[in-house]
A computed fold for a 79-nucleotide RNA from a Pseudomonadota bacterium, annotated as Fluoride riboswitch aptamer (crcB RNA motif). Lineage of the source: Bacteria > Pseudomonadati > Pseudomonadota. Of the family's consensus pairs, 100% are formed in the model. Its mean pLDDT, the model's own confidence on a scale to 100, is 77.
């Protein structure tokens, strides 16, 4: 200096904050960055189709990884 593993610790898990931890992931060039439809293009093929890759664009759900609370938003009812 490089590689692997373990422990501790730290960090992440599609919209904010806090607590909890029993879940998963990552070790800083990382984990993470939702779903549906899908133009153009590429692969596929003798040529097509199916299919695959990527994806402009359009549409949809949710403030949690999970639980609780707060805030924001949406819907209904009552005063």
């Nucleotide at each position: 200096g490089a590689u692997c593993u373990c422990a501790c610790a730290g960090g992440g898990g599609a919209u904010g904050g806090a607590g909890u931890u029993c879940c998963c992931c990552c070790u800083u060039u990382a984990a993470c960055c939702g779903c549906c439809a899908g133009a153009c293009g590429g692969c596929g093929c003798g040529a097509a189709a199916a299919g695959c890759c990527a994806g402009a664009u359009g549409g949809c759900u949710g403030a949690u990884g999970a639980c609780u609370c707060c805030u924001a938003c949406c819907g209904g009812c009552g005063c």